[in-house]
RNA sequence: UUGAGGAGUCAGGGGCGCAAAACGAAUAAGUACGGGAUCUGAGCAGUUGGGGGCUAUGAAGUUUCCGGAAAGGUCAAUUUGCCGAAGCGGACGAUUUACCCAAUAAAUCAUUUGCUGGGUUAAUGUUGAAUAAGCAUUAAACUGUCACUACUAAAUAUAAGGUAGUGGAGUACUAUUCCGACC
Numbered sequence: 001u002u003g004a005g006g007a008g009u010c011a012g013g014g015g016c017g018c019a020a021a022a023c024g025a026a027u028a029a030g031u032a033c034g035g036g037a038u039c040u041g042a043g044c045a046g047u048u049g050g051g052g053g054c055u056a057u058g059a060a061g062u063u064u065c066c067g068g069a070a071a072g073g074u075c076a077a078u079u080u081g082c083c084g085a086a087g088c089g090g091a092c093g094a095u096u097u098a099c100c101c102a103a104u105a106a107a108u109c110a111u112u113u114g115c116u117g118g119g120u121u122a123a124u125g126u127u128g129a130a131u132a133a134g135c136a137u138u139a140a141a142c143u144g145u146c147a148c149u150a151c152u153a154a155a156u157a158u159a160a161g162g163u164a165g166u167g168g169a170g171u172a173c174u175a176u177u178c179c180g181a182c183c
Stems, first nucleotide, its partner, number of pairs: 001181001005179005011174002015083001017082005024075002033067005039061001043054002046104006086116006093109005117143002120140008145168008
C1' cells in the first nucleotide's frame, strides 16, 4: 500500500428496534372448582391399552341456589441484557401433563443445524376465552446498509458528502487490531 484472504473487538449504527424481570391494573369470569337441592340411572381422570381406586349409602350428566379462583396472553411507565438483538422449522436428549405404567399428542429446557436486515399496514391460515396479542406465508410502500449508474457544490481537478434510480443480503455494514500478500 492492498482490502481479493484469515482470526478478533465487553467497538458502533439501523428505531413505534429486540427480549426478559418484578410491582400494579383490566380481561380471563361469575368461567373452572366446592357445597346444597332437583331430574336421570351406570359409569369415572387430554386420547388408547393395562393395573389400582371410587361408585345404586348414586358414577358421569341436566336445572337451580350459595360461595368462588388461577395460569398463559395484554396494558402504562420503570429496571436489566442487548443489535441474529430475536423468531420460526428439522434432528437428538431430558422433564411435565392433577393414581401408576406403556404408547400417542401437547408444553418446557439444553445441544446442533437451516431460513428471516428491520419495523408498519393488509389478506389468508394457525394458536388463543377474545374482535387483544403471538406465529407462518404473500403483497404494498417505508427505512438502514452496501454495490452500480447519473447529477451535484466548494476550488482547476479528485476524494469524502448530498440527491435520484436499480439491485443484493446480517456468516452483512462501518471503525479498528493482529496474521497474511505486494513494494
About this RNA: The RNA shown here (Lysine riboswitch aptamer) has 183 nucleotides and comes from Scopulibacillus darangshiensis. It was read from a public genome assembly, where an Rfam model found it. Taxonomically the source falls in Scopulibacillus (Bacteria, Bacillati, Bacillota, Sporolactobacillaceae). The prediction has a mean pLDDT of 77. It matches the Rfam family "Lysine riboswitch aptamer". Its family is annotated with lysine biosynthetic process in the Gene Ontology.